[in-house]
RNA sequence: UCACCAUCAAGAGCAGACGAGGGCCGUGGCCCGUUGACUCUGCCGCAACCGACCGAAAGGCACGGUGCGAAUGCCACGCGAUGGAGG
Numbered sequence: 001u002c003a004c005c006a007u008c009a010a011g012a013g014c015a016g017a018c019g020a021g022g023g024c025c026g027u028g029g030c031c032c033g034u035u036g037a038c039u040c041u042g043c044c045g046c047a048a049c050c051g052a053c054c055g056a057a058a059g060g061c062a063c064g065g066u067g068c069g070a071a072u073g074c075c076a077c078g079c080g081a082u083g084g085a086g087g
Stems, first nucleotide, its partner, number of pairs: 001087002004084005013043005021032003025078005044069003049065003053060002073079001
């Protein structure tokens, strides 16, 4: 980067640093943000896609690899995100 399979209305936060934007991108809304958002770091947690382990199986577990911790992916249309195994 390309295509495939599965999922996307559930769930989960504190601290420190930074200092004005942010909610992927476009348009129109709407919302969050100096009562410090976003981002980074630490620890904590949610979840259970893949691996490990247990089990005849259903399943369990949460050790490892991700992912995630405002609002239905915030809404609409286009368009996207995450995981797995591949080119």
The RNA shown here (SAM riboswitch aptamer (S box leader)) has 87 nucleotides and comes from an Acidimicrobiaceae bacterium. Taxonomically the source falls in Acidimicrobiaceae (Bacteria, Bacillati, Actinomycetota, Acidimicrobiales). The coordinates come from a structure-prediction model, not an experiment, and the mean pLDDT is 90.